[in-house]
Context: one part of a larger RNA
RNA sequence: GAACGAACGCUGGCGGCAUGGAUUAGGCAUGCAAGUCGAACGAAAAGCUAGAGCUUGCUCUAGCAGACGAGUGGCGAAAGGGUGAGUAACGCGUGAGCAACUUGCCCCCAAGAUGGGAACAACGUCUGGAAACGGGCGCUAAUACCGAAUGUGAAUAUUUUACCGCAUGGUUUGAUAUUUAAAAAUUUAUUACUUGGGGAUGGGCUCGCGUCCCAUUAGCUAGUUGGUAGGGUAACGGCCUACCAAGGCACCGAUGGGUAGCUGGUCUGAGAGGAUGAUCAGCCACACUGGGACUGAGACACUGCCCAGACUCCUACGGGAGGCUGCAGUCGAGAAUCUUCCGCAAUGGGCGAAAGCCUGACGGAGCAAUGCCGCGUGCAGGAUGAAGGCCUUCGGGUUGUAAACUGCUGUCACCGGGGACGAAAUUUGACGGUACCCGGAGAGGAAGCACCGGCUAACUACGUGCCAGCAGCCGCGGUAAUACGUAGGGUGCGAGCGUUGUUC
Numbered sequence: 001g002a003a004c005g006a007a008c009g010c011u012g013g014c015g016g017c018a019u020g021g022a023u024u025a026g027g028c029a030u031g032c033a034a035g036u037c038g039a040a041c042g043a044a045a046a047g048c049u050a051g052a053g054c055u056u057g058c059u060c061u062a063g064c065a066g067a068c069g070a071g072u073g074g075c076g077a078a079a080g081g082g083u084g085a086g087u088a089a090c091g092c093g094u095g096a097g098c099a100a101c102u103u104g105c106c107c108c109c110a111a112g113a114u115g116g117g118a119a120c121a122a123c124g125u126c127u128g129g130a131a132a133c134g135g136g137c138g139c140u141a142a143u144a145c146c147g148a149a150u151g152u153g154a155a156u157a158u159u160u161u162a163c164c165g166c167a168u169g170g171u172u173u174g175a176u177a178u179u180u181a182a183a184a185a186u187u188u189a190u191u192a193c194u195u196g197g198g199g200a201u202g203g204g205c206u207c208g209c210g211u212c213c214c215a216u217u218a219g220c221u222a223g224u225u226g227g228u229a230g231g232g233u234a235a236c237g238g239c240c241u242a243c244c245a246a247g248g249c250a251c252c253g254a255u256g257g258g259u260a261g262c263u264g265g266u267c268u269g270a271g272a273g274g275a276u277g278a279u280c281a282g283c284c285a286c287a288c289u290g291g292g293a294c295u296g297a298g299a300c301a302c303u304g305c306c307c308a309g310a311c312u313c314c315u316a317c318g319g320g321a322g323g324c325u326g327c328a329g330u331c332g333a334g335a336a337u338c339u340u341c342c343g344c345a346a347u348g349g350g351c352g353a354a355a356g357c358c359u360g361a362c363g364g365a366g367c368a369a370u371g372c373c374g375c376g377u378g379c380a381g382g383a384u385g386a387a388g389g390c391c392u393u394c395g396g397g398u399u400g401u402a403a404a405c406u407g408c409u410g411u412c413a414c415c416g417g418g419g420a421c422g423a424a425a426u427u428u429g430a431c432g433g434u435a436c437c438c439g440g441a442g443a444g445g446a447a448g449c450a451c452c453g454g455c456u457a458a459c460u461a462c463g464u465g466c467c468a469g470c471a472g473c474c475g476c477g478g479u480a481a482u483a484c485g486u487a488g489g490g491u492g493c494g495a496g497c498g499u500u501g502u503u504c
Base pairs, nucleotide, nucleotide: 001504002503003502004501006500007499008498009497010496013375014374015373016372017371018370019368020367026331027330028329030328031327032326035075036074037073040072041071047064048063049062050061051060052059053058054057082286083285084284091211092210093209094208095207096206097205098204101203102202106199107198108197109196110195111194112193114148116146117145123138124137125136126135127134128133153180154179155178156177157176158175159174162171163170164169184191185190186189212258213257214256219249220248221247224246225245226244227243228242229241230240231239261283262282263281264280265276266275267274268273288309289308290307291306292305311322312321313320314319339365341364342363343362347361348359349358350357351356378408379407380406381405388399389398390397391396412445414440415439416438417437418436422431448493449492450491451490452489453474454473455472459488460487461486462485463484469476470475
């Protein structure tokens, strides 16, 4: 000098765009943050129409239409959002590989969808419990569940043809045997369903290289290293098990300890480098602490389940409930970090044929000079160089065209009127009567902070007297202090200016 997610002191007019819990991954009151589909299904309130009974305004039956609480079922809930605790690791970055794999929804292609059955919720009834939540019996539907049929195909086993490869081997043509599918809905045109192939996208696994400090850490290792067989997985593999062998790693730093999420980037610097990893983007990890699996295309699952633990709450003492490292908000600790706001109008996501519903993602507004940028706090004239202040050699000098005074202007703010873009698409705008435009009045409402011995731009007077104090370094102060304090003057920056901290 530059920089900052800064803080503190003094001061503070407006706007735009950003940014804002870095500390206790400490504890959390309250509300919201994941639903949706009636065009899968049963049930079904209010309503309308017709008929019957009649007690004349009710009941029953049939049909129409159909919101919706709860339930069965489907899809979603594994995304989006948060945090950085752990992790020195194939975690991340980069480049390869899988002839060792998977991929719901989406796209293309081929083929198919026959005929049955038995239940369980809801519901009814009885019943247990303070509650949370149940239990018995009975009825019932489906795109829920289960056999059977078919087998273009696919899988497995044996065999066969052709071609190919970096090895294990891969692709392909036949044959035989075994196993294996399906669901319907409605507005009748679609959408769903099953099997297989291909694609796209996402993921899993393996490897080369790179990735902090300590040797005052020098030896580490028994599933350890390899083999055989088996199990397990979507898949390779000591991933796991049995048996066999005795290996494997290490001064090119193993093992141990400390620290740390990694990267694109960011800051600085002429660069090389050094430091760093807030916001935004990619990857990873975590979800009260530890462990575990279930469901599923996908999780070992933030607002799912089970077990254990700590903590908090309810209780009729028998037993139960909870998890803000989502958005707001609260307490605590701290130098320190915001509203318990508006809206789904836009973008995107989930469900749905659609209308639409949900969405604290997101779009916005609010608060904070936290940062960057822009604008303003007037302009012109005005000398008796007024008064006052300060200095003085008492002549004057300086503040200083500064003020007063005269004439103007109207940015911002204020008042009145008009008033968007963002909407693509007939409807639809939270922001927002905002931005912006027009008119009006009036200099009115808007300047401070630090410094002035040298480095370093800027000097005098008084007070003080090694005191009080200053100080980044050198150093000032003991009676004329340009260095302390105050005043006048000056210098610098300016809605900021200084100080502190950290980095280069």

Small-subunit ribosomal RNA, 5' domain from a Victivallaceae bacterium, 504 nucleotides, folded computationally. Its Rfam family is "Bacterial small subunit ribosomal RNA". Gene Ontology terms of the family: structural constituent of ribosome and ribosome. Its mean pLDDT, the model's own confidence on a scale to 100, is 85. The sequence was found in a public genome assembly. Taxonomically the source falls in Victivallaceae (Bacteria, Pseudomonadati, Lentisphaerota, Lentisphaeria).